[in-house]
RNA sequence: GGGCGGUUAGCUCAGUGGUAGAGCACUACGUUGACAUCGUAGGGGUCGGCAGUUCGAACCUGUCACUGCCCACCA
Numbered sequence: 001g002g003g004c005g006g007u008u009a010g011c012u013c014a015g016u017g018g019u020a021g022a023g024c025a026c027u028a029c030g031u032u033g034a035c036a037u038c039g040u041a042g043g044g045g046u047c048g049g050c051a052g053u054u055c056g057a058a059c060c061u062g063u064c065a066c067u068g069c070c071c072a073c074c075a
Base pairs, nucleotide, nucleotide: 001071002070003069004068005067006066007065010024011023012022013021018055026042027041028040029039030038048064049063050062051061052060
């Protein structure tokens, strides 16, 4: 330098155009002599940045950033 993939909740990940979810974690309550387990409820994200398309974008397009893999080049 070229190609492909990833970036969404604290963590691991879903979600392929119609107002964002799960598991784990966290908080409260119930249960227990207590802890754990289990059950119920709750908090937490303007979806990596910017711009564009669209009535409407996490989702489509461009660009930038970070990151992983492969190839090439230099040494």
Predicted 3D model of a 75-nucleotide RNA (transfer RNA) from Candidatus Tectiglobus profundi. Model confidence (mean pLDDT): 82 of 100. The RNAcentral record of the sequence draws on ENA. Its Rfam family is "tRNA". Rfam's curators write: Transfer RNA (tRNA) molecules are approximately 80 nucleotides in length.